[in-house]
Predicted 3D model of a 681-nucleotide part of an RNA (large-subunit ribosomal RNA, domain II) from Fervidobacterium islandicum.
The RNAcentral record of the full RNA draws on ENA.
NCBI's taxonomy places the organism under Bacteria, Thermotogati, Thermotogota, Thermotogae, Fervidobacterium.
The coordinates come from a structure-prediction model, not an experiment, and the mean pLDDT is 87.
Context: one part of a larger RNA
């Protein structure tokens, strides 16, 4: 892992509602007792609830209390009550498994820690203290040599005790080894036996180590079903209905109480909830500066700063004034929406109000608006207004809880739509007609990108100026004279700067457009002429486009592919396309309407959770009764028959002696999950 059995809301008792039934101004017995058998039954009125309340009471009493009060006001004025079922609560282990834990008796020192007592164990080798002994030596020591001696938590290395470093092992040979290296190895040494100490105690050369293989409190029975706002579990059908993730409050924040929201049950009957009129509260959006405040640039002025030769000259500037703005905690204004009320009208809807039974929910999340917070970030927080997920399947969106369409009662090889598509993958148009796009731009609704800013890319509208008296562009000619205009300066000659910018000749020619020179020069342009002939040039506004354009294996519209499209843009036909409508044929519910059969309308997604209906297992009762060796239970099998199912029969094999069905009753009553429990593979 599988299989196969086993496994979780029960039992007193009290209470609260319902629901049945008996009695009913009453209801009802407890303990005990009588009784053929733990019997059916009968006694038992002791209690107990109810039949008046109200007030602190005294009391009064359909009332009473406060109060002066015949005022007002609080309370109270129309059956109960036993018993049985159900559902919930409370008290009990209270659905059901699970703690770490505390707390008491005990059993442990045969492991391990220290200690006592008695034993035992340490190959070899090396160093060579003390002291001895003989010499030197001295007055005598000291002190020096030599030999001896053999100390030592020396040295080096076996046993033996360790356990530093790799390797291996790590479902192991092994719940700590094994190999190889490596410390101690006469000591604070190792070990045999015997004996002591113990759980808040021991014992500890101290590391909370050790005290029988996991010690910051050991095992082991007991209290003990300890306590668990925590997690995991909780068994059989089908119908109805269907939440919440918020408020306040909480030694509260993943928990609880109350209120929101769900369901059932009475009760009210249109109260709801849209429309439309009619009146109302408001200070929000947008405006706006009258008030608070900010606020740009001017006028004017009180004031005041410098300077000064007292004549003035220069600065700053409240407030008012003109012009121009800003504001969530400004407002002279001032919407839409929503919001109250009344009438009408529509709506009849699992609306709508109250009262009572049972809930679950009190982690939400995304997507739209409309704020705050944040950076006008986040798949970010945080309120509001809707929606959707949740607890919602179906088609679209390549895939994808939220987006777009649409709310699945069943069945149908029928039909029509929605979103969204129809060139292949892929159901349906290689559709019409007009225009765009030349970037593979696009073929992407957002997520899943594109900006400031650039450009004679291409189209469309409108406006201007020029032009056959010849325009624009290119050629060819001219582009002069006072003058090198005047300052300035080394120079300044159109062209460093500064002022002025006149006038002649002229077709036309700036006191000069740009290159350029030390300054000149030179080249060039305005502007003229000629050559050429027919559109030229400029602004605005838009439409598709380009460029700006960078990420990590490898082109990347879902793909392929796609260019008078299969891209974009208007218009237009026409088909696909969902559990949507619609047809057909069923089925439960509700409401009508019927005496009924019946028919007509609507309705039947669904967690958490409330409510109905039911099926099946064990026993009980009628009852061992109907069957029953011509074959019960139980078992296989089965494409057949009933049931919406859960499930019942039915037929055949097996099996070999029990035993329904139907109508009540009682419950160790349904099994896939709890790292569930036991067993087999």
């Nucleotide at each position: 892992g599988c299989c196969u059995g086993g496994g979780a809301g029960u039992u007193a008792c009290c209470g609260u509602a319902c629901c049945u039934g008996g009695c009913g101004a009453g209801g009802u017995u407890a303990a005990g007792c009588c009784g053929g058998u733990a019997g059916a039954g009968g006694c038992g009125g002791a209690g107990c609830c109810g039949a008046a309340g109200c007030g602190a009471a005294a009391g009064c009493g359909a009332g009473u209390c406060c109060g002066a009060a015949g005022a007002g006001g609080g309370c109270g004025g129309a059956a109960g009550u036993c018993a049985g079922g159900u559902a919930c609560g409370g008290u009990a282990g209270a659905c059901c498994c699970g703690a770490a834990g505390c707390c008491g008796g005990g059993u442990g020192a045969g492991c391990u820690a220290c200690c006592c007592a008695u034993g035992g164990g340490c190959a070899g080798g090396a160093u060579g203290a003390a002291g001895g002994u003989g010499g030197g030596g001295u007055a005598a020591a000291a002190c020096c040599c030599a030999c001896u001696g053999g100390a030592g938590g020396u040295c080096c290395g076996a046993a033996c005790c360790g356990g530093u470093g790799g390797a291996u092992c790590g479902u192991g040979a092994a719940a700590a080894a094994u190999c190889c290296u490596c410390g101690g190895a006469u000591g604070a040494c190792c070990u045999g036996u015997g004996g002591g100490u113990a759980g808040g105690a021991g014992u500890g050369a101290a590391a909370a180590g050790c005290u029988a293989a996991c010690c910051g409190a050991a095992c082991u029975c007991g209290g003990u079903g300890a306590u668990a706002g925590c997690u995991g579990g909780u068994u059989c059908u089908c119908c109805c209905c269907g939440a919440a993730a918020u408020g306040c409050a909480u030694u509260g924040a993943g928990g609880u109480g109350c209120a929101g929201c769900c369901u059932c049950g009475g009760c009210a009957g249109u109260u709801c909830u849209g429309u439309g009129g009619u009146g109302g509260a408001g200070g929000u959006a947008g405006a706006g500066c009258a008030c608070u405040g900010a606020u740009a640039g001017g006028g004017c002025u009180a004031g005041u700063g410098g300077g000064g030769u007292u004549a003035c000259c220069u600065g700053c500037g409240a407030a008012c004034c003109c012009u121009g703005u800003c504001a969530a905690a400004c407002u002279c204004c001032g919407a839409a929406u929503g919001c109250c009320a009344c009438c009408a009208c529509a709506c009849u809807a699992g609306a709508u109000g109250c009262c009572g039974g049972g809930a679950g929910u009190g982690a939400g999340c995304c997507c739209g608006c409309g704020a705050g917070g944040g950076a006008u970030a986040a798949g970010c927080u945080c309120c509001g207004c809707g929606g959707a997920c949740g607890a919602g399947a179906g088609g679209g969106g390549a895939a994808c809880a939220a987006c777009c369409c649409a709310g699945a009662c069943c069945g149908u090889c029928g039909g029509c739509u929605a979103a969204g598509g129809g060139c292949c993958c892929c159901a349906a148009g290689a559709g019409g007609u007009g225009g765009c796009u030349a970037a593979g731009u696009g073929u992407g609704a957002a997520g899943a990108g594109g900006a400031a800013g650039g450009a004679u890319g291409u189209g469309g509208u409108g406006c201007g100026u020029c032009c056959u008296a010849g325009a624009c562009a290119a050629c060819c000619g001219g582009g002069a004279u006072g003058u090198u205009g005047g300052c300035u300066u080394a120079g300044a000659a159109g062209c460093a700067g500064c002022c002025a910018u006149c006038a002649u000749u002229u077709a036309a020619a700036g006191a000069g457009u740009g290159c350029g020179u030390a300054a000149c020069a030179g080249c060039u342009c305005a502007c003229c002429g000629g050559u050429c002939g027919a559109g030229a040039c400029g602004c605005a506004c838009u439409g598709c486009g380009c460029c700006g354009a960078a990420a990590a294996u490898g082109u990347g519209c879902g793909g392929g592919g796609c260019u008078g499209a299969a891209g974009c843009c208007a218009c237009c036909c026409u088909c696909c396309g969902a559990a949507g409508c619609c047809a057909c044929g069923g089925a439960a519910c509700c409401a009508g309407c019927g005496g009924a059969a019946g028919c007509u309308g609507g309705u039947u997604g669904g967690u958490a959770g409330g409510g109905g209906a039911g099926c099946g297992u064990u026993c009980c009762g009628c009852g061992g009764u109907a069957g029953g060796g011509a074959g019960a239970a139980g078992g296989u099998a089965g494409a057949c028959c009933c049931g919406u199912g859960a499930g019942g029969g039915c037929u055949a094999c097996u099996g070999g002696a029990c035993g329904a069905g139907g109508c009540g009753g009682a419950a160790g009553u349904g099994a896939g999950a709890a790292u569930c429990c036991a067993g087999g593979c």